[in-house]
RNA sequence: GGGCUCGUAGAUCAGUUGGAAGAUCGCCACUUUGGCAUAGUGGAGGCCUCGGGUUCAAAUCCCGACGAGUCCA
Numbered sequence: 001g002g003g004c005u006c007g008u009a010g011a012u013c014a015g016u017u018g019g020a021a022g023a024u025c026g027c028c029a030c031u032u033u034g035g036c037a038u039a040g041u042g043g044a045g046g047c048c049u050c051g052g053g054u055u056c057a058a059a060u061c062c063c064g065a066c067g068a069g070u071c072c073a
């Protein structure tokens, strides 16, 4: 330098027929216990890497940039 895959919550990842975002773990509060753990209930946490385009509407489609992984040179 080129090809491919990827970038979504603190972490690991869903969401790909375009209609506006969810799971598990973690965190906080409450219930339960003499206390801890387990279990149960509820809650907080995301302008979906950035910029532009298409569209009534974009995490999703298109272009570019940046970053990560992998392969080739």
Stems, first nucleotide, its partner, number of pairs: 001072007010025004019056001027043005049065005
A computed fold for a 73-nucleotide RNA from a Methanobacteriota archaeon, annotated as transfer RNA. Model confidence (mean pLDDT): 81 of 100. The sequence is in RNAcentral, with records from ENA. Its Rfam family is "tRNA". By type it is a transfer RNA.